[in-house]
RNA sequence: GGCCUCGUGGCGCAAAGGUAGCGCUUCUGACUUCUAAUCAGAAGGUUGUGGGUUCGAGUCCCACCGAGGUCG
Numbered sequence: 001g002g003c004c005u006c007g008u009g010g011c012g013c014a015a016a017g018g019u020a021g022c023g024c025u026u027c028u029g030a031c032u033u034c035u036a037a038u039c040a041g042a043a044g045g046u047u048g049u050g051g052g053u054u055c056g057a058g059u060c061c062c063a064c065c066g067a068g069g070u071c072g
Stems, first nucleotide, its partner, number of pairs: 001071007010024004018055001026042005048064005
């Protein structure tokens, strides 16, 4: 340098063009003598950046940035 895969809450991952969800973590409450466990609730995301297509984009297209792999 060419090609392929990937980038989404603090972490790990979903979402086949139509309100971005799940688990863990954190916080609050219930239960308990206390803790743990269990139960209930809450908070937490400008979906890597910038453009384009579309009535509508995490999803499709282009460029760039970053990570991994592969070829030379």